Overview: This is a predicted structure of a 92-nucleotide RNA (c-di-GMP-I-GGC riboswitch aptamer) from a Bacillota bacterium. The organism belongs to Bacillota, within Bacteria. The prediction has a mean pLDDT of 86. The sequence was found by an Rfam model in a public genome assembly.
RNA sequence: AACGAUAAAGGCAAACCCAACGAAAGUUGGGGACGCAAAACCAAGGGUCUAAAACAGUAUUAUUAUACUGCCACGACAGCCGGUUGCCGAAU
Repeated sequence: AACGAUAAAGGCAAACCCAACGAAAGUUGGGGACGCAAAACCAAGGGUCUAAAACAGUAUUAUUAUACUGCCACGACAGCCGGUUGCCGAAU
């Protein structure tokens, strides 16, 4: 340095439930543990999710409007890949 024990010490917390925020994706807090050796940090790379506003189209009782459809990230996800940093030390 690779690697990762039925090791030691410590840590995080999926689904689901409750509350708050948000148009949504989702986020935060509490409960809860499926799992995790980076499940710590990064959303200026790839990928995924959402689609409010804008724009376009259609319809209309709504006409500086409403509804629906399309398109779209400047919104989100690090527990998808990736990048950065890092605890411990059996075997190899």